A computed fold for a 74-nucleotide RNA from Candidatus Riesia sp., annotated as transfer RNA.
Taxonomically the source falls in Candidatus Riesia (Bacteria, Pseudomonadota, Gammaproteobacteria, Enterobacteriaceae).
It matches the Rfam family "tRNA". The family's RNA type in Rfam is transfer RNA.
RNA sequence: AGGCAUAUAGCUCAAUUGGUUAGAGCAUCACGCUGAUACCGUGAAGGUCAGUGGUUCGAAUCCACUUAUGCCUA
Numbered sequence: 001a002g003g004c005a006u007a008u009a010g011c012u013c014a015a016u017u018g019g020u021u022a023g024a025g026c027a028u029c030a031c032g033c034u035g036a037u038a039c040c041g042u043g044a045a046g047g048u049c050a051g052u053g054g055u056u057c058g059a060a061u062c063c064a065c066u067u068a069u070g071c072c073u074a
Base pairs, nucleotide, nucleotide: 001073002072003071004070005069006068007067010026011025012024013023019057028044029043030042031041032040050066051065052064053063054062
């Protein structure tokens, strides 16, 4: 320099060819359970879906560019 992939909750990851309110596990918090802790059970909180712009009635999803990370080629 060229090409490809990835970016969604604190962490690891889903999201069925664009459509009602974006979910799960772990972690955190509260309550129950216990003499107490852990385990277990119930519930809660936690997201500008990497950024900007565009397409569309409607975008996490499609398009362009930018940023970050990883891989390949030179």